Predicted 3D model of a 142-nucleotide RNA (SAM riboswitch aptamer (S box leader)) from an Acidobacteriota bacterium.
The coordinates come from a structure-prediction model, not an experiment, and the mean pLDDT is 78.
The organism belongs to Acidobacteriota, within Bacteria.
RNA sequence: CGCUUAUCAAGAGUGGCUGAGGGUACAGGCCCUAUGAAGCCACAGCAACCUGGUCCGAGAACCAAGGUGCUAACUCCUGCCCCUAACCAGGGCUCCCGAAUCGCGGGUAUCGCGAGUUCGGGAGAUCAGGGAGAGAUAAGAU
Numbered sequence: 001c002g003c004u005u006a007u008c009a010a011g012a013g014u015g016g017c018u019g020a021g022g023g024u025a026c027a028g029g030c031c032c033u034a035u036g037a038a039g040c041c042a043c044a045g046c047a048a049c050c051u052g053g054u055c056c057g058a059g060a061a062c063c064a065a066g067g068u069g070c071u072a073a074c075u076c077c078u079g080c081c082c083c084u085a086a087c088c089a090g091g092g093c094u095c096c097c098g099a100a101u102c103g104c105g106g107g108u109a110u111c112g113c114g115a116g117u118u119c120g121g122g123a124g125a126u127c128a129g130g131g132a133g134a135g136a137u138a139a140g141a142u
Stems, first nucleotide, its partner, number of pairs: 003140006013043005021032003026079004044071003048068003051064004075134001080131003090127002093124008101115005
């Protein structure tokens, strides 16, 4: 610089230096900014991922803040596609079925029960939104 996976509606600032821009591709908006932008320094905070720990049967939850990161507005909004009062497409919720995974029991094979988990199919009510792309961050492999 690329690749893979996951997350992105929440959360979190004071002071000093400096002196005009900034809001992370591009464009159009809109917003922040001399009541001081961006940047640098000090301390502080938040908790997304890694890490450590608690609990648990387990992938959940909680605690810590060591490594990165972050501390205006939904990734500030939009650009491309689907839909727009729900027949059909789509989202989330509840339920049913199947499979995977995990745990427990039994066990030759097989089977049963359970679920803070994942995928697929179906049903019910419901919603004006939903998706992709791009971007950011983390971890991993090469």